[in-house]
RNA sequence: GGGGCUAUGGUGUAGCUUGGUAGCAUUCAGGCAUGGGGUGCCUGCGACCGGGGUUCAAAUCCUCGUGGCCCCA
Repeated sequence: GGGGCUAUGGUGUAGCUUGGUAGCAUUCAGGCAUGGGGUGCCUGCGACCGGGGUUCAAAUCCUCGUGGCCCCA
C1' cells in the first nucleotide's frame, strides 16, 4: 500500500441476507414467597461506533472515516 471480517444496554448476545414497535440472558433497583438465608417469581432502569447519502421510514442498504481481528504485499 491492497483486501476480508467485525462494532448493538454495565457485561454477553439475537435481529442485518428479505428496511417497518430493538428481543433475550446476566448485572443493578423495587416488590412477592421464607421465621431468616439460599433460591424462585414479578416489575422497572438501561444500547444500535462516528459523519454523509438513498428512502415515507435505516441497527439493516450505499459511501467516507474510527477502533479491533485476520490475510496479501